[in-house]
RNA sequence: CGCGGGGUGGAGCAGUUCGGCAGCUCGCUGGGCUCAUAACCCAGAGGUCGAGGGUUCAAAUCCCUCCCCCGCCA
Numbered sequence: 001c002g003c004g005g006g007g008u009g010g011a012g013c014a015g016u017u018c019g020g021c022a023g024c025u026c027g028c029u030g031g032g033c034u035c036a037u038a039a040c041c042c043a044g045a046g047g048u049c050g051a052g053g054g055u056u057c058a059a060a061u062c063c064c065u066c067c068c069c070c071g072c073c074a
Base pairs, nucleotide, nucleotide: 002072003071004070005069006068007067010026011025012024013023020057028044029043030042031041032040050066051065052064053063054062
C1' cells in the first nucleotide's frame, strides 16, 4: 500500500435487514421499603450515534472523503 471487522450516555452492547420519537444491562442521582445496610421497587439525569460533506420532507442507517482501534496478506 491492499483487504476485512469495529467507533452509539461513565462501562459493555443492540438498533443498519425495510431511512421515520436513540434503546437495553450495569453504573450514577433522588425517593420508597428496612431499626439500619445490602437486595428489591419507583423515578430522574446523562448521547450533537468518530469528523466533514452529499442525497432526502426526514440519515446512527444510503453515497463520498478523512481520522482512530483490531485482525489478515505482503